[in-house]
Context: one part of a larger RNA
RNA sequence: UUCGCGGUUAAGGAACUAGGCAAAAUCGCCCCGUAACUUCGGGAGAAGGGGCGCCGUCCUUCAUUUAAAAGCGAAGGAUGGCCGCAGUGAAAAGACUCAAACGACUGUUUAGCAAAAACACAGCUCUCUGCCAAAUCGUAAGAUGAAGUAUAGGGAGUGACACCUGCCCGGUGCUGGAAGGUUAAGGAAGCUUGUUAGUCUUCGGACGAAGCUCGCGACUGAAGCCCCAGUAAACGGCGGCCGUAACUAUAACGGUCCUAAGGUAGCGAAAUUCCUUGUCGGGUAAGUUCCGACCUGCACGAAUGGUGUAACGAUUGAGUACUGUCUCAACCGCGAGCUCG
Numbered sequence: 001u002u003c004g005c006g007g008u009u010a011a012g013g014a015a016c017u018a019g020g021c022a023a024a025a026u027c028g029c030c031c032c033g034u035a036a037c038u039u040c041g042g043g044a045g046a047a048g049g050g051g052c053g054c055c056g057u058c059c060u061u062c063a064u065u066u067a068a069a070a071g072c073g074a075a076g077g078a079u080g081g082c083c084g085c086a087g088u089g090a091a092a093a094g095a096c097u098c099a100a101a102c103g104a105c106u107g108u109u110u111a112g113c114a115a116a117a118a119c120a121c122a123g124c125u126c127u128c129u130g131c132c133a134a135a136u137c138g139u140a141a142g143a144u145g146a147a148g149u150a151u152a153g154g155g156a157g158u159g160a161c162a163c164c165u166g167c168c169c170g171g172u173g174c175u176g177g178a179a180g181g182u183u184a185a186g187g188a189a190g191c192u193u194g195u196u197a198g199u200c201u202u203c204g205g206a207c208g209a210a211g212c213u214c215g216c217g218a219c220u221g222a223a224g225c226c227c228c229a230g231u232a233a234a235c236g237g238c239g240g241c242c243g244u245a246a247c248u249a250u251a252a253c254g255g256u257c258c259u260a261a262g263g264u265a266g267c268g269a270a271a272u273u274c275c276u277u278g279u280c281g282g283g284u285a286a287g288u289u290c291c292g293a294c295c296u297g298c299a300c301g302a303a304u305g306g307u308g309u310a311a312c313g314a315u316u317g318a319g320u321a322c323u324g325u326c327u328c329a330a331c332c333g334c335g336a337g338c339u340c341g
Base pairs, nucleotide, nucleotide: 002336003335004334005333006332007331008330009329011327012326015325020322028052029051030050031049032048037042039160053082054081055080056079057078058077059076060075061074062073064071083087095320096319097318098317099316100315102313103312107119108118123158124157125156126155127154128153129152135144136143137142161308162307163306164305166238167237168236171235172234173231174230175229176228177227180226181225182224186220187219190216191215194212195211198207199206200205239257240256241255242254243253266300267297278294279293280292281291282290
């Protein structure tokens, strides 16, 4: 000199860095005090202040003791004094605030790179199931469901709470309907193939009943499908062009085409916005991020839930405090490396 661990540091104080990563700071007990917001429970240890050692004096309460006291002890209050830079004198012991997104919350998860905004959740909705239930396992017997009975059980979606949840049943699915069309196996009138008793014969052959047999088959024949309805907290979907107001601009208004119906409320450059560092405002001396607006939504939108929301969260951004993160490095201790033995 290098590395690891621990410690101190003038002035500055995040200038470091992807990012305050790491470190520092806060920290106990008592008293005062405590905002927005809120589901009135919280938020809250909010925030922010003050006190704490030792030695006397007096008082109160309790316990013990006693005949009653005194004394010894514990807790508390008042008052006076002493020392140091420093009194929870060492150790151990919350940093805090503001804003936003997402998820209500406690919980769960990728044993071994992800703990989350993912999963679950209470609540909400739809749907199936009348009991030998539906559903599930099993070839079956049998079992779970359940020693339960629709306030029960299964499946699916959403995800506390508040305010809400618009339009479309044309397609697909499901449910219902049964008039008509189509339609299987099976049945089947009739027809047909082969065979031969027999008959005929020109002796080559021809015809050929019954039975058996090959095939065709009018007609009959269920569900399903076609068809007709219903149903979207079922799967899903929710337009285009042109014109128009006495400045301009814009278009409440009108025309036209298409559709099953043309996106309602709310939100919106958003975990969604390409153009884009959109434009305006705030914050900074300076802000591709952040916050508040605007709406031109490439390509939000209502239980594939929409918009809010107190509390909560190893989420994200900003600030105060604090610091060797840095300007910019210095020193100390311990250990290793290294050298020698």
Molecule: large-subunit ribosomal RNA, domain IV
Organism: Bacteroidetes bacterium CG12_big_fil_rev_8_21_14_0_65_60_17